RNA sequence: AGAGUUUGAUCCUGGCUCAGGACGAACUCUGGCGGCGUGCCUAAUACAUGCAAGUAGAACGCUGAAGACUUUAGCUUGCUAAAGUUGGAAGAGUUGCGAACGGGUGAGUAACGCGUAGGUAACCUGCCUACUAGCGGGGGAUAACUAUUGGAAACGAUAGCUAAUACCGCAUAACAGCAUUUAACACAUGUUAGAUGCUUGAAAGAAGCAAUUGCUUCACUAGUAGAUGGACCUGCGUUGUAUUAGCUAGUUGGUGAGGUAAAGGCUCACCAAGGCGACGAUACAUAGCCGACCUGAGAGGGUGAUCGGCCACACUGGGACUGAGACACGGCCCAGACUCCUACGGGAGGCAGCAGUAGGGAAUCUUCGGCAAUGGGGGCAACCCUGACCGAGCAACGCCGCGUGAGUGAAGAAGGUUUUCGGAUCGUAAAGCUCUGUUGUAAGAGAAGAACGUGUGUGAGAGUGGAAAGUUCACACAGUGACGGUAACUUACCAGAAAGCCACGGCUAACUACGUGCCAGCAGCCGCGGUAAUACGUAGGUGGCAAGCGUUAUCCGGAUUUAUUGGGCGUAAAGGGUGCGCAGUCGGCUUGGUAAGUCUGAGUUGAAAGUGCGGGGGCUUAACCCCGUAUUGGCUUGGAAACUAGUAAGCUAGAGUGCAGGAGAGGUUAGCGGAACUCCAUGUGUAGCGGUAAAAUGCAUAGAUAUAUGGAAGAACACCGGUGGCGAAGGCGGCUAACUGGCCUGUAACUGACGAUGAGGCACGAAAGCGUGGGGAGCAAAUAGGAUUAGAUACCCUAGUAGUCCACGCUGUAAACGAUGAAUACUAAGUGUUGGGGAAACUCAGCGCUGUCGCAAACGCAAUAAGUAUUCCGCCUGGGGAGUAUGUACGCAAGUAUGAAACUCAAAGGAAUUGACGGGGGCCCGCACAAGCGGUGGAUUAUGUGGUUUAAUUCGAUGCAACGCGAAGAACCUUACCAAGUCUUGACAUCCCUGGCGAAGCUAUAGAGAUAUAGUAGAGGUUAUCCGGGAGACAGGUGGUGCAUGGUUGUCGUCAGCUCGUGUCGUGAGAUGUUGGGUUAAGUCCCGCAACGAGCGCAACCCUUGUCGUUAGUUACCAUCAUUAAGUUGGGGACUCUAACGAGACUGCCGGUGACAAACCGGAGGAAGGUGGGGAUGACGUCAAAUCAUCAUGCCCUUUAUGACUUGGGCUACACACGUAAUACAAUGGCGCAUACAGAGGGAAGCGAAGCCGCGAGGUGGAGCAAAUCCCAUAAAGUGCGUCUCAGUUCGGAUCGUAGUCUGCAACCCGACUACGUGAAGUUGGAAUCGCUAGUAAUCGCGGAUCAGCAUGCCGCGGUGAAUACGUUCUCGGGCCUUGCACUCACCGCCCGUCAA
Repeated sequence: AGAGUUUGAUCCUGGCUCAGGACGAACUCUGGCGGCGUGCCUAAUACAUGCAAGUAGAACGCUGAAGACUUUAGCUUGCUAAAGUUGGAAGAGUUGCGAACGGGUGAGUAACGCGUAGGUAACCUGCCUACUAGCGGGGGAUAACUAUUGGAAACGAUAGCUAAUACCGCAUAACAGCAUUUAACACAUGUUAGAUGCUUGAAAGAAGCAAUUGCUUCACUAGUAGAUGGACCUGCGUUGUAUUAGCUAGUUGGUGAGGUAAAGGCUCACCAAGGCGACGAUACAUAGCCGACCUGAGAGGGUGAUCGGCCACACUGGGACUGAGACACGGCCCAGACUCCUACGGGAGGCAGCAGUAGGGAAUCUUCGGCAAUGGGGGCAACCCUGACCGAGCAACGCCGCGUGAGUGAAGAAGGUUUUCGGAUCGUAAAGCUCUGUUGUAAGAGAAGAACGUGUGUGAGAGUGGAAAGUUCACACAGUGACGGUAACUUACCAGAAAGCCACGGCUAACUACGUGCCAGCAGCCGCGGUAAUACGUAGGUGGCAAGCGUUAUCCGGAUUUAUUGGGCGUAAAGGGUGCGCAGUCGGCUUGGUAAGUCUGAGUUGAAAGUGCGGGGGCUUAACCCCGUAUUGGCUUGGAAACUAGUAAGCUAGAGUGCAGGAGAGGUUAGCGGAACUCCAUGUGUAGCGGUAAAAUGCAUAGAUAUAUGGAAGAACACCGGUGGCGAAGGCGGCUAACUGGCCUGUAACUGACGAUGAGGCACGAAAGCGUGGGGAGCAAAUAGGAUUAGAUACCCUAGUAGUCCACGCUGUAAACGAUGAAUACUAAGUGUUGGGGAAACUCAGCGCUGUCGCAAACGCAAUAAGUAUUCCGCCUGGGGAGUAUGUACGCAAGUAUGAAACUCAAAGGAAUUGACGGGGGCCCGCACAAGCGGUGGAUUAUGUGGUUUAAUUCGAUGCAACGCGAAGAACCUUACCAAGUCUUGACAUCCCUGGCGAAGCUAUAGAGAUAUAGUAGAGGUUAUCCGGGAGACAGGUGGUGCAUGGUUGUCGUCAGCUCGUGUCGUGAGAUGUUGGGUUAAGUCCCGCAACGAGCGCAACCCUUGUCGUUAGUUACCAUCAUUAAGUUGGGGACUCUAACGAGACUGCCGGUGACAAACCGGAGGAAGGUGGGGAUGACGUCAAAUCAUCAUGCCCUUUAUGACUUGGGCUACACACGUAAUACAAUGGCGCAUACAGAGGGAAGCGAAGCCGCGAGGUGGAGCAAAUCCCAUAAAGUGCGUCUCAGUUCGGAUCGUAGUCUGCAACCCGACUACGUGAAGUUGGAAUCGCUAGUAAUCGCGGAUCAGCAUGCCGCGGUGAAUACGUUCUCGGGCCUUGCACUCACCGCCCGUCAA
């Protein structure tokens, strides 16, 4: 010192959360020792039991134990008893002092209670200290006790006796008190000094010594002074709420009296009517205050345990008594609640003292020892008392210290974990070896804390008439320890007895394996978990702290997140709607004086403890204890006088007044005007008018609309009119008049700071609304009707009432906005406009735009600031709940103003960025639409899919981009599915052991077969490349996961895009480049430009096709010459063709357009012209797209089965739905006969010719051909001729029957073909939808792959060969620019309301 979290990313605002410290703590797990501290925060709840305040015999009377002495009696002569003298334990009582301290608690108290600083000239003070003066003489009682007696008890009653330092008079007296008076002083009452008068007291006590009338000590009385302790008064400070604004009757003051230690309404009588309050009275809530403690850089914030000071309280409330002191914790009285005793009549009690109990609670100790020390009470003292205190006990509750070992030790042991199987890690860690002994255990010896006081003895001083006593000092002796046989010390012994807790996704140091599978769970925030979880649980490892560690609660910090230090308000929360203005706050220039603020010197205080600093004194160190100093503050006082303030006197620059001009929808009132709408009357006139996207409601033959004239009424003022004007804002618009407010300019005559702001207050305040009374043309909430619609309580139409208008009154709010409070000063320019001044330059006051600096999160603002500063006011502090509830005020009401909380979320929000999207815009493209041609959708069949069925109908593909798809071909096989039968190291691979034989094939038997057995056969091997058997590692899996993957593929899309480097701009995400102007099929090219370049794409390079040339002619070709049935043969190398190499096309040329560009248009030439046609070629990426069943592969699962083999079945099922095709519905046709012209392919387990047979499928046959040679192989549509004549037909061919052919081990499920027969639906197909722009569509046939056989499918080939495109409004898809956005999983988004669960 910061970090996490809003977003796809960014900056900001803003909240939430974390890291730190602390604690009287509590809880979980764990726990060796010591020292020093601390320990009911809750029930000021109730308390059993014990103790916590007594003491004095040197105040007094009484009782008088033990013991001692004397005498007497008994006798067992050392015992008992009695009497006396002593003695004085113990007991209660009288009396004195104490009990008002000490100890506890924090209920009450918001107060002179506390803190701080003062005052008392308004006071008291026992014991103590110093000083002064005294201590004379009397009296009557009473408790105890005795007797009687009441009562259960507590406690009394009556009679009698007695003492005092108990009680009561008297004497004594002033330096005391009161009164009068003089002087001085002072602050009003007064104080001091002096004088006079009056008044007031005591214990002849006790002790010691002495014995004279005494001395001493302790008491006692009066007084003065001190000290100590208290009392009262005052200034200042001391929580929250205004949703508490008024409070007060002894209240405020006076006079007098009473009362008190004392001032005082403290109390009373009378008089006056005051006193307090927005500087917060009163009320309510909360709370003991402080020194200090915690935190913080500080300022602050929080707290008020322990220790110390003050206060208050003592079961609750009230009251006084005694006393120096109390309205009294362990006193009294009364009342109340509660508890206890009771004989029911009455009594007793008060732990917030120390222990302890119950209860409450998350939670807080022993019914301990001792007065040895310190302190307190009493006493002359000894001494007694002391739960104050000192100690011990319990508790890791806190702080501090120590230990749980140290060195060496690599075979890097075993074991655990992990692994890519090589290793890695725990890890020098352990073991082993060598040491040490803090602590521990045992034993020994063993403190300081002890000083005083007292007593005894000795000496000295004073003391005394002289002694003595007593007293003071010195020395000596005697005696005192709870803790405790404790601390510290010594010796011996053994590494032996002593480590845990939390964390490990980020924040935050520390990672792997297994288990689990949105389950169990974690979590402070963000968040993790749905089968490969570093986030859950466990283990290993690691990190942190350590006798503790974590969690929870609370406080401060971080949080500048209440901002004095130190924040904000245009859009994030936040400027009041506007003005006037009381209080308040702030305030121009000059001079003098004052000294309140301010600065400075001194004094005093700021208790101690604590804290900081210094010292390093005492415990071995530390914590702890000790010493010194500071202690921001308060008060008093001396000084300074710049600034602020008070004051005195001036000034004119602020402000105001005057004078001279000026502009204006500024306001109020009255009057006037024209246009238009509507209505009324009359005339003309006739069938519609009106209204809409289209209609209808409505008006109209009872005469509308239209038109003309006249009239009525109300409201509003076209053009001018303008980022023009005026006004404080709301707002103000025809013209004229009256009244009236403000502003501007010029001038500088007057006043002389008169100013700024402004809580409350007052006034104004759009529209709507409300009240009363008018008015009512148009418009028009509500309402009615008509439409629209799924509905339409809307938008549209026809009507239409409040209202809109006027007067008076109320309401008091608006996105009342510039979302920007008012005032003043300063701070670059440019430009327009309104009103003044000036001769002009220019200047003053407004209204606008652009823009520098600066500011700002950015957008933007920018002399009209959101800049730089000052003053004053208002307001904000996360989102929601909520401008809600409640209270109060206002209002006729509507409502307005003020204005929360519970609960809930981790965000909500601002600005800007990239994309995607829009029933936004612009530009452009594509068989995208349009224009055409032909189809699909209807029929039958084929095929695929869904669904259903089934033992199984294996699996996958599912919008475009699945559905004649994987499958270029399921009868067995394939085959993955089902049934049945079999095998288990296996059908397939490697390794090991073992036997040596005998595999495949063939034959036979059994069986459905796999298989088994037997025979034959003789491959291969000879320690093993063979075969059989065996054990286990393993094989195997078309089992799962395409959402773990590789590879491959589809799609957007052959769309023109996608990016990078450097530079520049921006806080940044990002932008620029790639946008713009043109152009292109194209990010194609040109021009421009803070960009300059580059890459992947485009294009080109490749293949094919179209033209030509060269070369080469066999199996191809044949013009010329021969020849033949035939390019058949000779020959030819011209042509076709073949296949190699070349040429050719580049906007190259011309004209026009264009920007002197790129390019486009037209033309020439050319086989081909602007990419010539076609193909291959698919950028960055998108779809968790498809595929684990092509293959490969992680993980999971399976292992006598989910593997392997066999037979049979199934994948071919069939109410149905969909896709894709084939064939048709016929005459542009069918049929018959004749006849013409291809290309590209394939062929050896092959193609198979001729010939012959069969109606035919085909059979037979076997020439030729590994192919420009032979074969498949007749191309078909076409053409010619004929027939059919519009029919379910001579169309159509499904279906079915019969008979065959072929392939094959085998055509039943389940092949294809042939012949004959049969002859279904169908007569051009609804909504909807598909393909195609030229050798294309359409149509016609041919070939091939797969393949034993099987094609209407697929892939190719050629033949014939069109129509149309105006164009880009619309549909779909795409590209670029721009705009909006609350989307970014990106519109199949987000999200609101209602209802349901």
Small-subunit ribosomal RNA from an uncultured bacterium, 1397 nucleotides, folded computationally. It matches the Rfam family "Bacterial small subunit ribosomal RNA". The sequence is in RNAcentral, with records from ENA and SILVA.